[in-house]
Molecule: Bacterial RNase P class A
Organism: Rhodanobacter sp.
RNA sequence: GGAGUCGGCCGGGCAGUCGCGUCGCGCGCAAGCGCAUCGAGGAAAGUCCGGGCUCCACAGGGCAGAGUGCCAGGUAACUCCUGGGCAGCGUGAGCUGACGGCCAGUGCAACAGAGAGCAGACCGCCGAUGGCCCACUCGGAGCAAGACCAAAUAGGGGAACGAUAACGCGGCCCGCGUUGUUCCCGGGUAGGUUGCUGGAGCCAGGCGGCGACGCCUGGCCGAGAGGAAUGACUGUCGCGCCGCAAGGCGUACAGAACCCGGCUUACAGGCCGACUCCACCU
Numbered sequence: 001g002g003a004g005u006c007g008g009c010c011g012g013g014c015a016g017u018c019g020c021g022u023c024g025c026g027c028g029c030a031a032g033c034g035c036a037u038c039g040a041g042g043a044a045a046g047u048c049c050g051g052g053c054u055c056c057a058c059a060g061g062g063c064a065g066a067g068u069g070c071c072a073g074g075u076a077a078c079u080c081c082u083g084g085g086c087a088g089c090g091u092g093a094g095c096u097g098a099c100g101g102c103c104a105g106u107g108c109a110a111c112a113g114a115g116a117g118c119a120g121a122c123c124g125c126c127g128a129u130g131g132c133c134c135a136c137u138c139g140g141a142g143c144a145a146g147a148c149c150a151a152a153u154a155g156g157g158g159a160a161c162g163a164u165a166a167c168g169c170g171g172c173c174c175g176c177g178u179u180g181u182u183c184c185c186g187g188g189u190a191g192g193u194u195g196c197u198g199g200a201g202c203c204a205g206g207c208g209g210c211g212a213c214g215c216c217u218g219g220c221c222g223a224g225a226g227g228a229a230u231g232a233c234u235g236u237c238g239c240g241c242c243g244c245a246a247g248g249c250g251u252a253c254a255g256a257a258c259c260c261g262g263c264u265u266a267c268a269g270g271c272c273g274a275c276u277c278c279a280c281c282u
Stems, first nucleotide, its partner, number of pairs: 001278010012237007020039002024035004041253001045264002048262005053142004065138005070084005085099001086097004100133004105129002107126001117125002146194004156185006165179005201220008238251005
């Protein structure tokens, strides 16, 4: 100098103008106005796994069904992560792995060929698919969960009143019921409140551990809505491309809705660290 591997991070800055939402304070009868605070992401996405939380169900055990599958560990838990083994790939840094046991039924895409899982004369090998067995795990629904307050109208239940009127209980009487008035009660709906964001939280430092991670100390509060807010414009700077220059163009993927841990997918451009291979120089 070139080519790579792995891990981490950023993903626009500043100023001005206009505007929006939450909370707080003040003014106002109110509508509203003013000031101040905070206001998207590394994936908020797909909703694919795992949990917290809530309600329902549930003595215990078993069958069925589903999932997982080398060993050890981490974790609230996992199909996630870490370390190790084995197998395959790569010169290498490294990457990939449904990787338990048994069986061998299916295992011909097409072309070519007598004949195709692979290989082959036979012995053999693989384990895609299927079957059986073993071990472990698994109840269901989801914040539109659930809880509280609670109209209007209609309907339900109860009490009191009713000269008695009408109808029904197939004739009559008593009685009962319905129709009436007043009062009371409870359930549901609209609507409102809550759940709701301070949490397996974030940032430093120290200690333990190869590591995932754990423990301790200190500091911090960073959206919580209505499905709807979280923005737009201008200038300038940064970055990339084009151009001799003046300058021009571009600056991604994408938008919270109960919360969290993962995985997967999308992403203009850029930064940092560790390591490998090749060539050359000293």